[in-house]
Molecule: transfer RNA
Organism: Chlorokybus atmophyticus
RNA sequence: GCCUGGUUAGCACAGUGGUAGUGCGUUCGCUUCGUAAGCGAAAGGUCCGGAGUUCGAUCCUCCGACUAGGCU
Numbered sequence: 001g002c003c004u005g006g007u008u009a010g011c012a013c014a015g016u017g018g019u020a021g022u023g024c025g026u027u028c029g030c031u032u033c034g035u036a037a038g039c040g041a042a043a044g045g046u047c048c049g050g051a052g053u054u055c056g057a058u059c060c061u062c063c064g065a066c067u068a069g070g071c072u
Stems, first nucleotide, its partner, number of pairs: 001071007010024004018055001026042005048064005
């Protein structure tokens, strides 16, 4: 230098056009003599940045950033 993948909640990841979800974690409640476990609920997100397409973009296209791998 060229090619490919990844970037979404504190962490690990789903979500392939219609106002974003799961597990763990956190907080609160129930239960217990108490703790853990179990059960219920809640908080927490400019979906890496910008532009474009579209009635509508986390999703499609382009440019850039970071990151992982491959080729030379």